[in-house]
RNA sequence: UAUGUUGGUUAAGCGAUCGCUGCUAGUUGUAGUAGAGGAAAGUCCGGGCUCCAUAGAGCAGGAUGCCAGGUAACACCUGGGCGAUGAAAGUCGAUGGAAAGUGCCACAGAGAACAGACCGCCUUAGGGUAAGGGUGAAACGGUGUGGUAAGAGCGCACCGCGUAACAGGUAACUGUUGCGGCAGGGUAAACCCCAUUCGGAGCAAGACCAAGUAGAAUCUAGAGUUUACUCACAUAUGGCUCAUAUGAGAUUCGGGUAGGUUGCUAGAGGUGCACAGCGAUGUGUAUCCCAGAUAGAUGAUCGUUCACGACAGAACCCGGCUUAUCGACCAACAUACCUC
Numbered sequence: 001u002a003u004g005u006u007g008g009u010u011a012a013g014c015g016a017u018c019g020c021u022g023c024u025a026g027u028u029g030u031a032g033u034a035g036a037g038g039a040a041a042g043u044c045c046g047g048g049c050u051c052c053a054u055a056g057a058g059c060a061g062g063a064u065g066c067c068a069g070g071u072a073a074c075a076c077c078u079g080g081g082c083g084a085u086g087a088a089a090g091u092c093g094a095u096g097g098a099a100a101g102u103g104c105c106a107c108a109g110a111g112a113a114c115a116g117a118c119c120g121c122c123u124u125a126g127g128g129u130a131a132g133g134g135u136g137a138a139a140c141g142g143u144g145u146g147g148u149a150a151g152a153g154c155g156c157a158c159c160g161c162g163u164a165a166c167a168g169g170u171a172a173c174u175g176u177u178g179c180g181g182c183a184g185g186g187u188a189a190a191c192c193c194c195a196u197u198c199g200g201a202g203c204a205a206g207a208c209c210a211a212g213u214a215g216a217a218u219c220u221a222g223a224g225u226u227u228a229c230u231c232a233c234a235u236a237u238g239g240c241u242c243a244u245a246u247g248a249g250a251u252u253c254g255g256g257u258a259g260g261u262u263g264c265u266a267g268a269g270g271u272g273c274a275c276a277g278c279g280a281u282g283u284g285u286a287u288c289c290c291a292g293a294u295a296g297a298u299g300a301u302c303g304u305u306c307a308c309g310a311c312a313g314a315a316c317c318c319g320g321c322u323u324a325u326c327g328a329c330c331a332a333c334a335u336a337c338c339u340c
Stems, first nucleotide, its partner, number of pairs: 001336010012305007020035006037311001041322002044320005049202004056242004061198005066080005081095001082093004096193002101191002103187003118133002120129003141159006160182001161180008206262004215253006222231003233247004269288008
């Protein structure tokens, strides 16, 4: 210098005029001040909060899936192990179990799991064989060597696989040594097994005020007995059973109101510094208040600068993930080249 990787900041700037919403002040006119995002998006996870409601246990069902931490919690984040990939920095992983059982592996091929002999090789023509070739995504470990009629873990060496001990590590796991010819592949994003875990509905939740009205019909609901209990029945915001609570419940037709206030923004809050930690993060201290609309607020015009501006608008709130995206800037790391 160029290319790449990872992380961070920003989201056109400045000036003038008019305009919109909240809050505060004010006698009116007005004045001051604040005012959409890094994803506000998707509604995919987790919660806070409100209600059911007194809310427990089991079964079924769902979710997660290596280990250790973080967090209010999580399917998130951090660090590590193993695996894949890249030259590397890095990136990705639906990452427990296939000796518990069941299922599936099209076509091709002789044969696709306790399979099989097509072309072959040997031969005493009876048979032996699965090393070589072919088919296939995959053919009952691999390479080498000895042996054999020809071959084969048939023997041996190394690797692989299984297992035991020791060492390191909190652990996942790694290494060393020994023993064993060795259980016949893959697939659990197939059923299944194992471990952990799980009430539901949702701000259109809910609370209050004002106003206004109109109810009707049908069905279910009993027994015992000491007249107050027991059993039965019905209802209760995932299904079933038990428990608990309540005493009524279900269906159809019809009428009134859908106005206002609140919930509604001071928080698991932001920022600075210090300490602890590899890190996520935590603790302490100081400081700040940063949208609350409700047919739904920030727009228009002019001038100017340049890097010429993409994706794109809060609606109870927060922590994440995923997706979309024009540029500019900063830092670290990797590789190549050049110079000293």
Predicted 3D model of a 340-nucleotide RNA (Bacterial RNase P class A) from a Legionellales bacterium. It was read from a public genome assembly, where an Rfam model found it. The coordinates come from a structure-prediction model, not an experiment, and the mean pLDDT is 79.